This is a predicted structure of a 108-nucleotide RNA (SAM riboswitch aptamer (S box leader)) from Thermaerobacillus caldiproteolyticus. Rfam family: SAM riboswitch aptamer (S box leader). From the family's description: The SAM riboswitch is found upstream of a number of genes which code for proteins involved in methionine or cysteine biosynthesis in Gram-positive bacteria. The source organism's lineage runs through Bacteria, Bacillota, Bacilli, Caryophanales and Thermaerobacillus.
RNA sequence: GUCUUAUCAAGAGAGGCAGAGGGAAUGGCCCUAUGAAGCCCAGCAACCGCUGACAUUGGUCAGAAAGGUGCUAAUUCCAGCAGAACCGUUUGUUCUGAAAGAUAAGAU
Numbered sequence: 001g002u003c004u005u006a007u008c009a010a011g012a013g014a015g016g017c018a019g020a021g022g023g024a025a026u027g028g029c030c031c032u033a034u035g036a037a038g039c040c041c042a043g044c045a046a047c048c049g050c051u052g053a054c055a056u057u058g059g060u061c062a063g064a065a066a067g068g069u070g071c072u073a074a075u076u077c078c079a080g081c082a083g084a085a086c087c088g089u090u091u092g093u094u095c096u097g098a099a100a101g102a103u104a105a106g107a108u
Stems, first nucleotide, its partner, number of pairs: 001108008013041001015040003021031003026079003042072003047068002050063005076100001081097006
């Protein structure tokens, strides 16, 4: 990098260093010197792993958070493709699904 499966409406800092950018890409709309990215610390969650009980063919429930990751503006910030409902039509609103993306675990 590719493939498979699962999840994406909850949660988490008025800290230190640092200094201009950031929110994937496109279009929007935002955040940012009342301080962006990044690093450190702190925190959140509980995917893997761990512990216990039950079950038994790889599962269910509960627990801890010392290990491996992840995350800590806005629903994955919103839309973009397909379908449905509503509004007499348009504009538009809502819902469902996909695509894309992110993260985990496994495979290659």